A computed fold for a 485-nucleotide part of an RNA from a metagenome, annotated as small-subunit ribosomal RNA, 3' major domain. Its Rfam family is "Bacterial small subunit ribosomal RNA".
Context: one part of a larger RNA
RNA sequence: UGACGGGGGCUCACACAAGCGGUGGAGCAUGUGGCUCAAUUCGAGGCAACGCGAAGAACCUUAUCCUAGGCUUGACAUGGAGGUAGUAGGAGCCCGAAAGGGCAACGACUGGUUCAGUCCAGAGCCUACACAGGUGCUGCAUGGCUGUCGUCAGCUCGUGCUGUGAAGUGUCGGGUUAAGUCCCUUAACGAGCGAAACCCUUACCCCUAGUUGCCAGCGGGUCAUGCCGGGGACUCUAGGGGGACUGCCACGGUGAACGUGGAGGAAGGUGGGGAUGACGUCAAGUCCUCAUGGCCUUUAUGCCUAGGGCUGCACACGUGCUACAAUGGCGCCUACAGAGGGAGGCAAGGCCGCGAGGCGGAGCCAAUCCCUAAAAAAGGCGUCCCAGUCCGGAUUGCAGGCUGCAACCCGCCUGCAUGAAGUUGGAAUCGCUAGUAAUCGCGGAUCAGCUAUGCCGCGGUGAAUGUGUUCCUGAGCCUUGUACA
Numbered sequence: 001u002g003a004c005g006g007g008g009g010c011u012c013a014c015a016c017a018a019g020c021g022g023u024g025g026a027g028c029a030u031g032u033g034g035c036u037c038a039a040u041u042c043g044a045g046g047c048a049a050c051g052c053g054a055a056g057a058a059c060c061u062u063a064u065c066c067u068a069g070g071c072u073u074g075a076c077a078u079g080g081a082g083g084u085a086g087u088a089g090g091a092g093c094c095c096g097a098a099a100g101g102g103c104a105a106c107g108a109c110u111g112g113u114u115c116a117g118u119c120c121a122g123a124g125c126c127u128a129c130a131c132a133g134g135u136g137c138u139g140c141a142u143g144g145c146u147g148u149c150g151u152c153a154g155c156u157c158g159u160g161c162u163g164u165g166a167a168g169u170g171u172c173g174g175g176u177u178a179a180g181u182c183c184c185u186u187a188a189c190g191a192g193c194g195a196a197a198c199c200c201u202u203a204c205c206c207c208u209a210g211u212u213g214c215c216a217g218c219g220g221g222u223c224a225u226g227c228c229g230g231g232g233a234c235u236c237u238a239g240g241g242g243g244a245c246u247g248c249c250a251c252g253g254u255g256a257a258c259g260u261g262g263a264g265g266a267a268g269g270u271g272g273g274g275a276u277g278a279c280g281u282c283a284a285g286u287c288c289u290c291a292u293g294g295c296c297u298u299u300a301u302g303c304c305u306a307g308g309g310c311u312g313c314a315c316a317c318g319u320g321c322u323a324c325a326a327u328g329g330c331g332c333c334u335a336c337a338g339a340g341g342g343a344g345g346c347a348a349g350g351c352c353g354c355g356a357g358g359c360g361g362a363g364c365c366a367a368u369c370c371c372u373a374a375a376a377a378a379g380g381c382g383u384c385c386c387a388g389u390c391c392g393g394a395u396u397g398c399a400g401g402c403u404g405c406a407a408c409c410c411g412c413c414u415g416c417a418u419g420a421a422g423u424u425g426g427a428a429u430c431g432c433u434a435g436u437a438a439u440c441g442c443g444g445a446u447c448a449g450c451u452a453u454g455c456c457g458c459g460g461u462g463a464a465u466g467u468g469u470u471c472c473u474g475a476g477c478c479u480u481g482u483a484c485a
Stems, first nucleotide, its partner, number of pairs: 001485002003482003007479007015469002019432005026322008034313002042053002065308007074131001078130002081127004089106001092103004109122004133297002136295003142291002144286003147282001149280001154193006160169003173184003199274004204242007214231001218229003245268001248262005324425001328384006340371003345364002350359003391422001396417007438461007
């Protein structure tokens, strides 16, 4: 100087408390351990691995994962050497699961040159070589990228001063803040990286602009609809600007920083959300994104192909979905979103089918058409009457639909039948402070299809509790002890 303490002081955080909803029990989905297996490819391992790399494992993907068949200058790149016209290519045929191997009609290209496909060169091909290749090893050799402490308030430097020195001071103290934020004091005075601000978005207003919106005001038309003329008012869209700064008032406070209350305001005291992650820690993670040192391998640890496996199941754990019902289930009627996506794509009306879906194809390269009109929960009416039920939907049988070369291993969906466990879940444990939790549906990426209940977004309805810091957990500053570094 640090680190540590079942030392102290001050302070903070959904850390506890207060409160709401869960997990732990059930069924299923998914990841992991284990077991099994010819193989169940590899990585990730307390927090910070376990719906993680996977934003799509039937083949492909896919990987020295297994079995089997095959190829070697190789699926791909560059270089030089030799050879090459019936050459490169190649319909067809044979073996084969394919890859691959064999036979083979036909049969070239580019540049130069020549009487002439005559000659030379190139591409291509063949041969040997130099090499290619490796998701093989080492993340304890690395770059890059990432997680984490932690959006925590810290981490340092120059000069000066103090100390023999390591070092200290500054960065301490008083107050204050979300903050090393600011003020005051001060052997310190300044500065840098962080904090804040600058950026995006959301909430209000104005301007500009109108192929979306509007009988708002006029006209026309319809059973009806901005449908048409037309309009630039409004909504909206998207470009610019304004607006919030403790600016104003009162009180407290050191004539300070700042705090409390109030006015005005769409909005207050960082308005809400996001992007943004200091010096460093964990020899944290990744050689399976990529790059790269070293090592290893080269008729194989490379390459191609078929089939299987990654989906195996006595079990154990994590994360989720659906429930156990009456603030509920079912039936009918009836409203109101936002954000996205669409060209071998989204697909309307119509017709067929109980349905999944099929036929067909208007329109749309999209504020114009479509997905998508049906948002769902909500609301109205009816029914069920507390029951393993009109709850719950697992499992299984049959019949179908779709994608795809192909759904046996191993896809999704529909209809009928079947109806399991489950009556609120032990010890323990998680999330959340407001448009949040809870609850309801909608969209997208990946994608032929999909095991999506995952992930990333979007809006609808919309709470309860706490202004406390004794305790548990983690963190910051000061201080104290130490036989630790």